[in-house]
The RNA shown here (transfer RNA) has 73 nucleotides and comes from a Bacteroidota bacterium. RNAcentral holds the sequence, with entries from ENA. The coordinates come from a structure-prediction model, not an experiment, and the mean pLDDT is 84. Taxonomically the source falls in Bacteroidota (Bacteria, Pseudomonadati). Its Rfam family is "tRNA". It is annotated as a transfer RNA.

RNA sequence: GGGUCCGUAGCCAAAGGGUGAAGGCAUCUACCUUAUACGUAGAAGAGUGCAGGUUCGAUUCCUGCCGGACCUA
Numbered sequence: 001g002g003g004u005c006c007g008u009a010g011c012c013a014a015a016g017g018g019u020g021a022a023g024g025c026a027u028c029u030a031c032c033u034u035a036u037a038c039g040u041a042g043a044a045g046a047g048u049g050c051a052g053g054u055u056c057g058a059u060u061c062c063u064g065c066c067g068g069a070c071c072u073a
Base pairs, nucleotide, nucleotide: 001072002071003070004069005068006067007066010025011024012023018056027043028042029041030040031039049065050064051063052062053061
């Protein structure tokens, strides 16, 4: 340099056009405990790497960048 794949919450991660973006861990609150941990119940947190385009509608499709992994020369 060429090719393939990936980028969604503090971390992991689902949703592959349809209108409140699942879930787990972690965090916070309450209960429990002498207290901590475990356990139980509840709460908060992301508009999806960036910029455009297509569409009535984009996390999803297209283009260009940015970052990462792998293959190849």